[in-house]
RNA sequence: UGAAAGUGUGCCUAGGGUUCCGCUUUGCUGACUGCAAAGGUCUGGUCCAAGCGGUACAAAUCCACGUUGUCUCAUCAACCUGGAUACACCAGAGGGAUAAAAACCCAGAUGGA
Repeated sequence: UGAAAGUGUGCCUAGGGUUCCGCUUUGCUGACUGCAAAGGUCUGGUCCAAGCGGUACAAAUCCACGUUGUCUCAUCAACCUGGAUACACCAGAGGGAUAAAAACCCAGAUGGA
């Protein structure tokens, strides 16, 4: 100086919009029930949801004791148990899916520190 890696899934949260539910407004209608239209600049339920948020399980890598392969040991491999697995600042823009949008995906991209 450059490259690679920095795991997956479930359940949640920040957040997100508006297909459905609910709510509101208007009309049918004087009223109830119901129907239709509009509204997410409607708190909400369903729904989507974090690489840099939480949690659980699993996987992978490394280290150590032990067991087995094995014949004396060593090496190597497999298995069991235990331990460890870091960091992630700033900034917009563009594209994609879904009804629609997002801290979702492209993307730990790109640019900068």
The prediction has a mean pLDDT of 82. A computed fold for a 113-nucleotide RNA from Alicyclobacillus sp. SO9, annotated as Guanidine-I riboswitch aptamer. The source organism's lineage runs through Bacteria, Bacillota, Bacilli, Caryophanales and Alicyclobacillus. The sequence is in RNAcentral, with records from Rfam.